Model confidence (mean pLDDT): 85 of 100. The RNA shown here (c-di-GMP-I riboswitch aptamer) has 87 nucleotides and comes from a Gammaproteobacteria bacterium. Lineage of the source: Bacteria > Pseudomonadati > Pseudomonadota > Gammaproteobacteria.
RNA sequence: UUCUGUCAAAGGCAAGCUUACCGAAAGGUAAGACACGCAAAGUAACCGGUCUAAGGGGAAAUUCCCUAUGACAGCGGAACUACCGGA
Numbered sequence: 001u002u003c004u005g006u007c008a009a010a011g012g013c014a015a016g017c018u019u020a021c022c023g024a025a026a027g028g029u030a031a032g033a034c035a036c037g038c039a040a041a042g043u044a045a046c047c048g049g050u051c052u053a054a055g056g057g058g059a060a061a062u063u064c065c066c067u068a069u070g071a072c073a074g075c076g077g078a079a080c081u082a083c084c085g086g087a
Base pairs, nucleotide, nucleotide: 002087003086004085005084012038013037017032018031019030020029021028022027036074042080043079046077047076048075049072050071051070055067056066057065058064059063
């Protein structure tokens, strides 16, 4: 440097739940007892996908439809970076 995650050691992350806060929502942040899982569950919305629909638009009658400039990296692909072991 490239490939790789069968074995070992040291560690890492944290779905869900509860509380508080932010947000229109989706969702996010922090804390707690924990542990569904993860070898990139590290970073980042480029491509596809999914969620939401405040604002805007439309229909209509107080409801429905469309729309991302809002989200999801723990949906897939591509990109960048990295620990340990092995070859």